[in-house]
Molecule: Lysine riboswitch aptamer
Organism: Desulfovirgula sp.
RNA sequence: AGAUGGGGUAGAGGCGCGGGAAACAUGAGUAACCCCGGGGAGGAAGGUACCGUUGAACCGGGGGGAAAGGGUCACCGCCGAAGCCACGUCUGACCUACAGGCGCUGGCUGGGCCGUCGCCGAACAGGCGCCGGACUGUCAUCCAGGACCUGUCCCGGGUCCCGGGUGGAGAGCUAUCUCAUCC
Numbered sequence: 001a002g003a004u005g006g007g008g009u010a011g012a013g014g015c016g017c018g019g020g021a022a023a024c025a026u027g028a029g030u031a032a033c034c035c036c037g038g039g040g041a042g043g044a045a046g047g048u049a050c051c052g053u054u055g056a057a058c059c060g061g062g063g064g065g066a067a068a069g070g071g072u073c074a075c076c077g078c079c080g081a082a083g084c085c086a087c088g089u090c091u092g093a094c095c096u097a098c099a100g101g102c103g104c105u106g107g108c109u110g111g112g113c114c115g116u117c118g119c120c121g122a123a124c125a126g127g128c129g130c131c132g133g134a135c136u137g138u139c140a141u142c143c144a145g146g147a148c149c150u151g152u153c154c155c156g157g158g159u160c161c162c163g164g165g166u167g168g169a170g171a172g173c174u175a176u177c178u179c180a181u182c183c
Base pairs, nucleotide, nucleotide: 002182003181004180005179006178007177008176009175010174011173014079016078017077018076019075023072024071033063034062035061036060037059038058042051043050045096046095047094048093082109083108084107085106086105087103088102089101090100091099092098110136111135113133114132115131117129118128119127120126138168139167140166141165142164143163145161146160147159148158149157150156151155
């Protein structure tokens, strides 16, 4: 110097990922609440509880008038960034269901884009998932080309760049340091 395996650090992909106060629009002239008229037994997915004939749901009119969720974004943290599903746990009065928060837990996904379908959603916004499509980064391998270096008789070896085919997955890839083993 090299090979294999382990560990540390740094880094790349790009419409890259996540968080995100204030403001703005949306939600919405909706809901709560009050009054009038109608209605006449129900009211959130089921049950308990609770409310309701001293009038429920719902409809019309008048008054009143939000918020959350979702969106844009300054900025911040990052490159398993993170997302989804399962499970566990907490909260929503209680049980189931559902929704939301959390996790030294497990599984899947390299990345974004477009489309169908499904789901969330007030939504022709936005998001998530399956499938499909082309694109893109990276590695392996095969093939072709170029530049440079080098041993040299033919012929070959090395480094870098570029193109095409096939395949893989982030438990990856690149660089570097280190440990162990081998030679």